[in-house]
Context: one part of a larger RNA
């Protein structure tokens, strides 16, 4: 590592049902001010949840039923009830807290009034708004699942776009009602016949009609059925003849009496229609009609009662109902239960019986009404008005000019009338009588109960089988789970051992541990054991072969060894002969040996087969999908289990099967049966067919004339076949005929009878239509706890600096004004880590974070357009926005929630068992079309027909204009040269000019060199057609036609050949072929290159390609080449590399090379030059001597010189030189981790040419077998396959009929064995403990590996990341404990100081305190805890709330609206625990509360009692003081009551220092008193003045000065010592006694009080309440002063208030309003260090 076994984990599977789902039936169809529905809170001995109930609270009373137990779910503890009848069931009463329409007023389930009754009390009653009514009195409101009527009314969507249209009058919203609603008794239809209210069903009919006449929409008359029902007013005429209320009586209807009520704007009578009727007039006639229900009868319902027959026997078993045997009942064999399956055990069932209350009907009795009827008359009167109708604009409808309605404008008639008759008008005819009202049934829906089911069976079925609309999430609207099973019976493990406990072991119960995490108990996954194996290997994890070890029991099989006979395809060898240069071949041997296999005989054993594992070898790149192409570095997949996708209905078409047939079929509905969602029958309305043509009016067809001819049959012939002839259904052709049109000719369609209904299958179409998936659109609601703006009410802002205006003063100036100094204190001024707000830089840290925006640093603002709290307003095409499309609850270029909704998606993904037959296309045309669709093409299944068909070969004939070629054969292009001519214009030149010459240009001709898809004098190969012939296919039915079903319309590679392009693994074509959809062999590997088309197994032989090793087969043969490891990428160009060939030249008269010698003279040629001598340059390039030697090939010099070469000679002695063609080779030749002929290696094992043998595939051959097609058979042929078509089977769940199995062991699960081509099936063993299988038929929520699928469980990552990083830090000893780094104690150490201290608010809600604990929570631990369990804890007249009003809101009214909602106005109410406001302090006390308790000392409001003052006011010049009256109403005034900045004064808190003292050295409210400014009074009487702060100011409206009144904080005294604190002594359980508790100085607020000034484009709440004055009125006593008494309810009060109780999912480095603030240093609330106090807290 693999497998198995045993366990764990997990909860599938099987079984089960307590719950659902659906249908049908019955019942009930409303409840509510007599307080509903719904909720909140309570209620039990112990009580958290559900259920029940309501302060009378799991219940009370009465009546009835029933009978032995009961105190709900809920089985515990404790205690009770009941035969004197409990519990339980039925009926009727009583009670019924609070909220809610909610209704006295207000309010988030609570608070608080007025009046009446009552005994003062407990307590009870009444008090909302609107409508009707004269009053008395009555009604409404709200709820409610669907159904109904009315109002208002979308969008997605469809139209492949979109606007009319559609979706759709749908969704949603609003109003209203009922058990049903609505509709309804013709101003209706119809059509010459008639019907006779409405509603519903089946047809009519997808018809008429509407419609961008597109998509689509869509009636009615009539027919058949269900049901069945008709009435009343207004008016004419009469004119109070009436009604209502109260009283009496009656069962009621009614009757009688009374009335101050209604009623002449008419109560009542009469009357109500179309064949007109009525009123009115006249005459006649007597039959009827309405209402009530006490008792009675019948019946329904109703708690309940009754109800047969085995507990017989034997066996198994824990248990019998099972099996065997023998009985019995049945109007009862439905069903359930009972220890397994029960007619006879229990409950029930069939069948019977039934109280009260209630319902229905009948009979009977009682009461009321009075002429409705008929006939005649026809004079007069009546018969519904802003109506009918018309126009116009809209809406609606199938309604078209001809539906219905609305707005606006106009506007009738009166029976001799009016309306309708699908355009208008006229006449006639037919039908009816509007403008008033009511009306049952048939119809729709469903709450409850019952029954049932081819429904589901715990991921299913309702979301919910358990406390389910629960837990949980969200501010909210709203969203919304999971979770079933011990056993027959708890018999739910006594006792013992270990352990701190949990628990483990022994033991016991039970049929079985099934042991509560409990039936069965799968898989993933995790362990242990056993078997095999391992130190090698480089692994899509397998397959095949061989071998080792282990296993091989049951079920189910037989093989192995030897030998004999036979033996397919194929097929040797030895030997011998012969051929070839050789390898080797051929003949004979020999079709012999051998050969898959078949048969026989003998022998062998636990042996084989089979299984597990390991080794070796060969071979092999997952699955699904999308694609031309996937192992892909394309997408999806961690594993397993369960769930998970072509369904249903209507319509249409086709096929098959079946019935009937010129006919076929019923629909709704009805009847019968009563084992029944069925069956039988009725029902003939209607549909399809039976005749067509035509726009229509309308007219209206071969019962066969002719021919061909298939099958069949007959005849002839034949051994048989073939053949010939006849007949001839079906079939075909012609003719005839019908109709339309046309003058006709003619043309078009039809014409010699087959349909229809049901079922099954396939398809189309409409529906969500195979499943999953948008972004969006629309409707109705929910949100401003975040954030934006605004409104109301409050709060915060250390410290320092600068120094505006103004003013004063000095100087200058005539003045205006200016300057200096000072004062002053302005400012969207400055500095500032004060607080606070913000968020610039590091583009730092962090970035599965501390944090879904944080940390550090740096930075901006910081008296203002400033920042913040609380209360409010604005809402989604809307708000708000100093504007960024920012923000509107982590959501914003249109929020969130629910609904339309299963929106739509020509797009992506997925789509589940097997086998068999055939088998595509990636093309054409069209398309707002190009990744879609339609038609055609290609595929498939079936039917028909009936004889030819075919990308083939050969021969003959015909056609053509391509490849090529050509260019004096045309057209066009085109190189160079020449000739001739022209030359107006160009250039140059000559000339005075005319003009000339040269060039350029043009034309002709000649020569030369080139081209063409749109050139051709020519011109193939291929190709096409025709004919003949051959081959193959075809009567076993080809070709063709028709019908049903598709898929495809992205293509790609290669070869040949074209267009485009520089080119491309490019793109667009044609032909062929392959891949696609094709496996196998080869090319190392490989979609399409080569070979070859796989039914299965076995044996042979070959193809491509190979034969040194890897690796099967040759180190094969003959002859060459290559030296480069070329072979084993590559061009132009280059190569004295080498092989072969050709041409020309030199050469024994001596070539080429080499060595040696010569290489001279004129001359240094001339010119040039400074020089130029062969050798800078220019010109010329001769001559002489020679064997030969340049007026010089190079080197060199300043120039010479020197060297060298050409050239000549000698030596040498045989080939040499050049050019060209060709084979192989070299060079040219550079890529990224180190590398590839596949590797090793090879001198052939390379290359070329030829040859021999062998290997090698699923090809080919042979044997055996399977399937398909055809066939009677024999047999023949075929069998790769994606999309796709067709055929046949397997399995799952359920139903029916039948047959069986099962406690002596069903299903399921695990494992093993066998069978089948497969899906699958069968069996053995174990587990399990009660159901299950099969034949046949039927019905489906019927098969999974995939969908980033859904749910659950489990892995890997992983014992990993993390539990460190900012802000504090711990150590030692002791205690407790089973256990201590973490708990407690002590000591030492450290941290915080405008906090990390102290006190409040919001919010939370018990977290507080204590006791006992440690499974979980706590990032570790834990003896600890904000954790778990028990108990306890919050005390108020004076703190808040309560009261008041603010912004704002609510209700009512009015108004508005279709309606809900809602603006303005008015009235009332609500609205602040930071605004306004009656009143308390100190000390002590608890484990936990205190301004609340206790002690002491106070105060307020209201009320009472007593007293006094007063009731004639007093004092003062006055301000004013003292004393003193109550109530009611009004008026007036004041307080309440208010900005910002700056500043003065007076105080205080606090600090510091000192004295005294051992130390401590503190004390409030309250009462009294003190007390500044300001203001006021009196006095006083001022202007170059006075005061005053130096300024600004003020002053006869009276300044200064003087005196007084009023007047704050505060101080002082009392309070107050038996307080507190300190010390001492005594005592100790609490405690007791004594003493002390005093002063001074300094500093000093941002706190308190009270003034002043400045400032404003800004002027800075209201009310309650209180006070004063005054007027009027009332009563006569009576205080606000003194003393004293009583009352002061209800609610909050615990604790946290944050680096752990709040908001951020967390014990989260974030966020969160206000108050206090010691010392040193310092400007400072900065920074640093300390006190008090608090921490060192989770690693």
């Nucleotide at each position: 590592c693999c497998a198995c076994u045993u366990g764990g984990u997990g909860g599938a599977u099987a079984g089960c049902c307590a719950g659902g789902u659906u249908u049908c039936a019955a019942u009930a169809g409303c409840u509510g001010a007599a307080g509903a529905a719904g909720g909140u809170u309570g209620u039990g001995c112990c009580a958290a949840g559900c259920u029940g109930c309501a302060c009378a609270a799991a219940g009370u009373c009465u009546g009835g039923g029933u009978u032995a137990u009961c105190c709900g779910c809920a089985g515990g503890g404790a205690g009770g009830a009941a035969u004197c009848g409990a519990c339980c069931c039925c009926a009727g009463a009583a009670u019924u807290a609070c909220c809610u329409a909610a209704u006295g007023c207000g309010a988030a389930u609570c608070g608080u009034a007025g009046c009446c009754c009552g005994u003062u009390a407990a307590g009870g009653g009444c008090u909302a708004u609107c409508c009707c009514g004269a009053a008395a009195g009555g009604g409404a409101g709200a709820g409610u699942a669907a159904c109904g009527c009315g109002g208002a009314g979308a969008a997605u969507u469809g139209a492949a776009g979109c606007a009319u249209c559609u979706u759709a009058g749908u969704a949603c919203c609003c109003g209203c009602a009922g058990g049903a609603a609505a509709a309804g008794a013709a101003g209706u239809c119809a059509a010459u016949a008639g019907a006779g209210a409405u509603u519903u069903c089946g047809c009519u009919a997808g018809u008429a009609a509407c419609g961008g006449c597109g998509a689509g929409u869509g009636a009615a008359g009539g027919c058949g059925a269900a049901a069945g029902a008709g009435a009343g007013u207004a008016a004419a005429c009469c004119g109070a003849a009436c009604a209502c209320c109260c009283u009496g009586u009656g069962a009621a209807a009614g009757c009688a009496g009374g009335g101050a009520u209604g009623g002449a704007u008419g109560u009542g009578g009469g009357g109500u229609u179309g064949c007109a009727g009525g009123a009115c007039u006249u005459g006649g006639g007597c039959a009827c009609u309405u209402c009530u229900u006490a008792a009675c009868u019948u019946u329904c319902c109703g708690a309940u009662c009754u109800a047969a027959a085995g507990u017989c026997u034997g066996c198994u078993g824990g248990a019998a109902a099972g099996c065997g045997g023998c009985a019995c009942c049945u109007c009862a064999g439905a069903g359930g239960g009972u220890g397994a399956u029960a007619g006879u055990c229990c409950c029930g069932u069939a069948g019977g019986a039934g109280a009260a209350a209630g319902g229905a009907a009948g009979a009977a009795a009682g009461a009321g009404g009075a002429u409705u009827c008929c006939a005649a008359g026809c004079a007069u009167c009546c018969u519904a008005a802003g109506u009918a109708c018309u126009g116009u604009u809209c809406u609606u409808c199938g309604g078209a000019u001809a539906u219905a309605g609305a707005g606006c404008a106009g506007g009738a008639a009166u029976c001799u009338a009016c309306u309708a008759g699908g355009c208008a008008u006229u006449a006639a005819c037919u039908a009816g009588u509007a403008a008033c009202u009511c009306u049952a049934a048939a119809u729709a829906c469903u709450a409850u109960u019952g029954a049932a089911a081819u429904c589901c069976g715990a991921u299913a079925g309702c979301a919910a089988a358990g406390u389910a609309g629960u837990a949980a999430a969200g501010u909210g609207a709203u969203u919304g789970a999971a979770a079933g099973c011990u056993g027959a019976a708890a018999a739910g493990c006594a006792g013992a051992g270990c352990g701190a406990a949990a628990g483990c072991u022994c033991g016991g119960c039970g049929a079985a541990a099934a042991g509560a995490g409990c039936u069965u108990g799968a898989a993933a996954c995790c362990a242990a054991g056993u078997g095999g194996u391992c130190a090698u290997a480089g692994u899509u994890g397998g397959a095949u072969a061989u071998g080792g070890u282990c296993u091989g029991g049951a079920a189910g099989g037989u093989u192995c060894u030897g030998u004999u006979u036979c033996g397919a395809a194929g097929g040797a060898a030895c030997g011998u002969g012969u051929c070839g240069u050789a390898a080797g071949g051929c003949g004979c041997a020999a079709g012999u040996a051998c050969g898959a296999g078949a048969a026989g005989c003998a022998g062998a054993u636990u042996a084989c087969a089979g299984g597990a594992u390991c080794a070796u070898a060969u071979u092999g790149u997952c699955c699904g999908u999308u694609c031309c192409g996937a192992a892909a570095a394309a997408c999806g997949g961690g594993g397993c289990a369960g769930g998970g996708a072509g369904u249903u209905u209507g319509u249409u078409c086709u096929a098959g099967u079946a019935g009937c047939a010129a006919g076929g079929u019923u629909a709704a509905u009805u009847g019968g049966u009563c084992u029944a969602a069925g069956c039988c029958a009725a029902g003939c309305a209607a549909c399809c067919a039976u005749a067509g043509c035509g726009a229509a009016a309308g007219c209206g067809a071969u019962a066969u004339g002719u021919u061909c001819g298939u099958a069949u049959c007959c005849g002839c012939u034949u051994c048989a076949a073939a053949g010939c002839g006849g007949u001839g259904u079906g079939g075909a052709a012609c003719a005839u005929g019908g109709u339309a049109u046309g003058a006709a000719a003619g043309u078009a369609c039809c014409u010699g009878g087959a349909g229809u209904u049901a079922c099954u299958a396939g398809a189309a179409u409409a529906a969500g239509a195979c499943c999953u998936g948008a972004a969006a659109c629309u409707g109705g609601g929910u949100g401003a706890u975040c954030u934006a703006a605004c409104c109301c009410u409050g709060g915060g802002u250390a410290g320092g600096g600068u120094g505006a205006a103004g003013c004063c003063u000095u100087c200058c100036g005539a003045a205006a004004g200016g300057a200096g100094g000072g004062u002053g204190g302005a400012g969207g001024c400055c500095c500032g880590u004060u607080a606070c707000c913000g968020g610039u830089u590091g583009u730092g840290a962090g970035u599965u974070a501390c944090a879904a925006u944080u940390c550090c640093u740096u930075c901006g603002g910081g008296u203002g357009a400033u920042c913040c709290g609380g209360g409010g307003u604005u809402a989604g095409g809307g708000g708000u926005g100093a504007a960024a499309a920012g923000c509107c609850u982590a959501u914003c270029g249109a929020a969130c929630c629910c609904a339309g909704u299963g929106a739509u998606a020509g797009c992506u993904g997925g789509u589940u068992c097997c086998c068999c037959u055939c088998g595509a296309a990636a093309u054409g045309c069209a398309u707002c079309u190009u990744g879609g669709u339609g038609c055609a093409g290609c595929c498939u299944g079936g039917u028909c027909u009936g004889a030819g068909g075919u990308g083939u070969g050969c021969a003959g004939g015909a056609g053509g204009g391509u490849a090529g070629a050509g260019u004096u054969a045309c057209u066009g292009a085109u190189u160079g040269a020449g000739u001739a001519g022209c030359c107006a214009a160009g250039g140059g030149u000559c000339g005075a000019a005319a003009g000339g010459c040269c060039c350029a240009g043009c034309u002709u001709c000649u020569c030369u060199g080139u081209c063409a898809a749109a050139c051709u004098c020519c011109g193939a190969a291929u190709c096409u057609c025709c004919u003949g012939u051959a081959a193959c296919c075809g009567u076993a039915g080809a070709c063709g036609a028709c019908c049903g079903g598709a898929g495809u319309u992205a293509g790609g590679g290669u070869g040949u050949u074209g267009g485009g392009g520089u080119a491309a693994g490019c793109u667009c074509g044609a032909c062929a072929u392959c891949c696609g959809a094709a496996a196998g062999g080869g090319a190392a590997a490989a979609a399409a290159c080569c070979c070859a088309g796989a039914c299965u197994u076995g044996g042979g032989c070959u193809a491509a390609g190979g034969u040194c090793c890897u690796u099967a087969a040759a180190u094969g043969c003959u002859g060459a080449c290559u030296a480069a490891a070329c072979g084993a990428a590559g061009a132009a160009g280059g190569g004295a590399g080498u092989g072969u060939g050709a041409a020309u030249c030199c050469c024994c008269a001596g070539a080429c090379a080499g060595u040696a010698g010569g290489a001279c003279u004129g001359u240094a040629g001339g010119c040039u030059u400074a020089g130029a001598a062969g050798u800078a340059g220019c010109c010329a390039a001769c001559a002489g001597c020679c064997a030969a030697g340049a007026a010089g090939u190079g080197u060199g010099u300043a120039a010479c010189a020197a060297c060298u070469u050409a050239c000549c000679u000698a030596c040498c002695g045989a080939g040499g030189a050049u050019u060209u063609a060709u084979g192989c080779c070299c060079u040219g030749a550079a890529a990224a981790u180190g590398g590839a002929a596949g590797g090793g290696a090879c001198u052939a094992a390379g290359u070329c040419a030829g040859c021999u043998a062998c290997c090698g595939a699923u090809a080919c051959c042979c044997a055996a077998g399977c399937u398909c097609u055809c066939g009677a058979a024999a047999g023949a042929g075929a069998g790769g396959g994606u999309a796709g078509a067709g055929g046949g089977g397997u399995g799952u769940u359920c139903u029916c009929c039948g047959u069986g199995a099962g406690c002596a062991g069903a299903a399921g699960c695990a494992u093993c064995u066998g069978c089948g081509u497969a899906a699958g099936c069968a069996g053995g063993u174990g587990u399990g403990g009660a159901u299950c299988a099969c034949u046949g038929a039927g019905a489906a929520a019927u098969a999974a590996a995939g969908a980033u699928c859904c749910u659950g469980c489990c892995g890997a990552a992983a014992g990993u990341a993390g539990c460190a990083u900012c802000a504090u830090a711990g150590c030692u000893g002791g205690a407790u404990g089973a256990g201590a780094a973490u708990u407690c104690c002590a000591g030492c150490c450290g941290c915080c100081u405008g906090a990390a201290a102290u006190c409040c608010a919001a919010g939370g809600g018990u977290u507080u305190g204590u006791c006992a604990g440690c499974c979980a929570u706590g990032a570790u631990c834990g003896u600890c805890a904000g954790c778990u369990g028990g108990c306890a804890g919050u005390u108020a007249g004076u703190c808040g709330a309560u009261c008041c009003u603010a912004a704002g809101g609510a209700u009512g009214u009015c108004g508005c609206u279709a309606a809900u909602c809602u603006a303005a106005g008015c009235a009332u109410c609500c609205g602040a625990a930071a605004g306004g406001g009656a009143a308390a302090u100190c000390g002590g006390u608890u484990a936990a509360u205190a301004u609340u308790c206790c002690g002491a000392u106070a105060c307020c409001a209201u009320g009472g009692a007593g007293g006094u003052a007063c009731g004639c006011g007093c004092g003062g010049u006055g301000a004013c003081g003292c004393a003193a009256g109550u109530c009611a109403a009004g008026c007036u005034c004041g307080a309440g009551a208010c900005g910002c900045u700056u500043u003065g004064u007076g105080a205080u808190a606090g600090g510091c220092a000192g004295a005294c003292g051992c130390a401590a050295g503190u004390u409030a409210a309250c009462u009294g008193u003190u007390g500044a400014a300001g203001c006021c009074u009196c006095u006083g009487g001022a202007g170059u003045c006075u005061u005053a702060u130096c300024a600004u100011g003020a002053g006869g409206a009276g300044a200064a000065g003087g005196a007084g009144g009023u007047g704050a904080a505060u101080g002082c005294a009392g309070g107050a010592a038996u307080a507190g604190c300190u010390c001492u002594g005594c005592g100790u359980a609490u405690g007791c006694a004594g003493a002390g508790u005093u002063c001074u100085g300094u500093u000093g607020a941002u706190u308190c009080a009270u003034g002043g000034a400045g400032u404003c484009c800004a002027u800075g709440a209201a009310a309650a309440u209180c006070g004063a004055g005054u007027u009027u009125g009332a009563a006569a006593g009576g205080a606000u002063c003194c003393u004293u008494c009583a009352u002061g309810u209800c609610c909050g009060u615990a604790c946290c208030g944050a680096g752990a109780u709040c908001c951020g999912c967390c014990a989260c480095u974030g966020g969160u309003g206000g108050a206090u603030u010691u010392g040193c240093u310092g400007a400072g609330a900065a920074g640093g260090c300390a006190a008090a106090g608090g921490c060192g807290u989770g690693u």

The prediction has a mean pLDDT of 80. A computed fold for a 1739-nucleotide part of an RNA from a Candidatus Aenigmatarchaeota archaeon, annotated as large-subunit ribosomal RNA, half A. The sequence was found in a public genome assembly.